[in-house]
């Protein structure tokens, strides 16, 4: 250098259905109140176009997404996750530019899962992510041993 494995509540993904989000966003009527062509409202920021716009009550109608679950299938063992003012594409709309998401790749950071503190995201007490923190557990080295150390670019096995 090629192939093939192994670590276990072992990663991830998919597409049905089910709660959930939620009687929330919203729309429509009312009634009351503020602001009212304007430096306002229609997302951040310009343009262009419109005209109302906002709070509180009531009445009727009323979602979706992400995020979850069960078993199923499906790929597999840097499986995957994560990070960046990193590169490309695409989305997002009345255009343009930002912000924001996706997806793909460069570059780094973590051997695994479980649990606990902080801290982010979330509608959430689900889940999920992020530092650490002591144990478990896999590999290798090293040690007479008890133990110690290392890190997946790594172990084993074959050729």
């Nucleotide at each position: 250098g090629a192939u093939a494995g192994a670590g276990g509540c072992g990663c991830a993904g998919u597409g049905c259905g089910c709660a959930u989000c939620a009687g929330u966003a919203c729309c429509u009527c009312c009634g009351u109140u503020u602001u009212g062509a304007a430096u306002g409202g229609g997302c951040c920021g310009g343009g262009a176009c419109c005209c109302g716009g906002g709070g509180c009550g009531g009445a009727g109608g009323g979602a979706a997404a992400g995020g979850g679950c069960a078993a199923a299938c499906u790929g597999c063992c840097g499986a995957a996750g994560c990070g960046u003012u990193u590169u490309c594409a695409g989305c997002c709309c009345c255009c343009c530019g930002a912000a924001g998401c996706u997806g793909a790749g460069c570059c780094g950071c973590u051997g695994g899962g479980a649990c606990g503190c902080c801290g982010g995201a979330g509608a959430a007490c689900a889940u999920c992510c992020g530092u650490c923190g002591g144990a478990c557990u896999g590999u290798c080295a090293c040690g007479u041993a008890a133990g110690u150390g290392g890190a997946g670019a790594g172990c084993u096995a074959u050729c």
Description: This is a predicted structure of a 159-nucleotide RNA (Lysine riboswitch aptamer) from uncultured Faecousia sp. The source organism's lineage runs through Bacteria, Bacillota, Clostridia, Oscillospiraceae and Faecousia. Its mean pLDDT, the model's own confidence on a scale to 100, is 81. The RNAcentral record of the sequence draws on MGnify.